[in-house]
Model confidence (mean pLDDT): 78 of 100.
Two RNAs folded together computationally: RNase P RNA and transfer RNA, 462 nucleotides in total.

RNA sequence: GCGGAAGGUCGGAUGACCGCUGUCGCAGGAUCACCUGCGGGAGAGGAAAGUCCGGACUCCAGAAAGCAACGGUGCCGGGUAACGCCCGGGCGGGGCAACCCGACGGAAAGCGCCACAGAAAUCAAACCGCCGUGGCCGGUCCAUGGCAAGGGUGAAAUGGUGGGGUAAGAGCCCACCGCGCCGCUGGCAACAGGGGUGGCACGGCAAGCCCCACCGGGAGCAAUGCCAAAUAGGGACCGCGCGCCGCAAGGCAGGGCUGCUUUUGCCCCUAUGCAGGUCCGGGUUGGCAGCUAGAGCCCUGUCGGUAACGGCAGGGCAAGAGGAAUGGUCAUCGAACCGGGCGUGUCCCGGGGAACAGAAUCCGGCUUACAGGCCUUCCGCGCCC
RNA sequence: GCCCCCGUCGUCUAGAGGCCCAGGACGCCACCCUUUCAAGGUGGAAAUCGCGGGUUCGAAUCCCGCCGGGGGCACCA
Numbered sequence: 001g002c003g004g005a006a007g008g009u010c011g012g013a014u015g016a017c018c019g020c021u022g023u024c025g026c027a028g029g030a031u032c033a034c035c036u037g038c039g040g041g042a043g044a045g046g047a048a049a050g051u052c053c054g055g056a057c058u059c060c061a062g063a064a065a066g067c068a069a070c071g072g073u074g075c076c077g078g079g080u081a082a083c084g085c086c087c088g089g090g091c092g093g094g095g096c097a098a099c100c101c102g103a104c105g106g107a108a109a110g111c112g113c114c115a116c117a118g119a120a121a122u123c124a125a126a127c128c129g130c131c132g133u134g135g136c137c138g139g140u141c142c143a144u145g146g147c148a149a150g151g152g153u154g155a156a157a158u159g160g161u162g163g164g165g166u167a168a169g170a171g172c173c174c175a176c177c178g179c180g181c182c183g184c185u186g187g188c189a190a191c192a193g194g195g196g197u198g199g200c201a202c203g204g205c206a207a208g209c210c211c212c213a214c215c216g217g218g219a220g221c222a223a224u225g226c227c228a229a230a231u232a233g234g235g236a237c238c239g240c241g242c243g244c245c246g247c248a249a250g251g252c253a254g255g256g257c258u259g260c261u262u263u264u265g266c267c268c269c270u271a272u273g274c275a276g277g278u279c280c281g282g283g284u285u286g287g288c289a290g291c292u293a294g295a296g297c298c299c300u301g302u303c304g305g306u307a308a309c310g311g312c313a314g315g316g317c318a319a320g321a322g323g324a325a326u327g328g329u330c331a332u333c334g335a336a337c338c339g340g341g342c343g344u345g346u347c348c349c350g351g352g353g354a355a356c357a358g359a360a361u362c363c364g365g366c367u368u369a370c371a372g373g374c375c376u377u378c379c380g381c382g383c384c385c
Numbered sequence: 386g387c388c389c390c391c392g393u394c395g396u397c398u399a400g401a402g403g404c405c406c407a408g409g410a411c412g413c414c415a416c417c418c419u420u421u422c423a424a425g426g427u428g429g430a431a432a433u434c435g436c437g438g439g440u441u442c443g444a445a446u447c448c449c450g451c452c453g454g455g456g457g458c459a460c461c462a
Stems, first nucleotide, its partner, number of pairs: 001381010012333007020043002023040007045356001049367002052365005057220004062264006070216005075089005090104001091102004105211002110209002112205003127151002129147007159177006178200001179198004184193003224289004234280005239274002243252003254268004282461003296317009337351005342345001386458007395411004403442001413429005435451005
């Protein structure tokens, strides 16, 4: 210098004026929550997005335990409030390398599927072929038997390579590799290494059912609570099924309430009734709380840890709207990009005027979108010293 | 804001791992019939299965991520 890998960070700037939404102070007005004015200070993001995971929080005609069903996760260890996230390690794959990628438990528990082609897709079996025997004068012939090395088909063909062996062959025998089983060594483990043993019996698919291990009750801030206003506190259907004792309160039996069971709790048992469910009809379209300080974020130092992360100390930061504010105008500067100039540069002049996108209960992640700039570390190649 | 569902010729749809380079109906085009039109008959065209990636020998179908469309959810008595 060229090409590449990993990580981080910024993502228009400054000022003036006019608005909009909270908040604090002061003043004024209301008396239903409140409203108005003036002043101070504050007011979108790295993804606020998709709503894909995990929680906090709130509620449920129950609660606890167990079981079933359903759903999810899936190498091992750690981090975390938790996770399907993150970190480290293992194994497999890609790259010369830096580094990157992997839904990566189980197919000898069982069921199912493997189209077409092919002899045969897992009981088994043989198209071409190889070999023995017999027939025939002979063989590009026929019969019968042996075989699965080679060819052919297929995505996939019943261990692979080499040697021995044989009529030809074959784990038939041997060596190495692979596979299974049993010890050993290292490691918390996944796993790795090495030894013995078995002659091979065991094809693929679990993002097909399934098995194993672990996790999960459901709904969601339009949850939920309070206040105010208004209306017809109305109707239909479903469910329960009128018991016994007692003057009564209540008790017993029965019934209802989560998918089931047990325990416990609550409710009904006034039937012109009722804990309750579904639907129709009626009314309102107001206010307050939940609401933003929480497992908070950022910076610096230090300690533990390879790291993710955690502890301690110090400092800093803070939208809270609710049919939904966060905007507009002007000035100065300005990246990409376009045109021109010659002095070919980290140049000058002119034009141009900023990517994706925008809070909606909050938080941790993932995924997706994104013009352009900056920083750090590393790898390969070439050249120079 | 939260939750749920759907996406296949122009339109409505079938499909559930190979029998599907996707079938049917209506519509469209050509021809036949008719003096002509309609009806009828014969034939034909028309689909990146919303998009991308993955699993599998093989995907409209199974899995993941996007895109687009539709629907529901307020309170009171």
It holds a member of the Rfam family "Bacterial RNase P class A". Rfam links the family to the GO terms dimeric ribonuclease P complex, ribonuclease P activity and tRNA processing.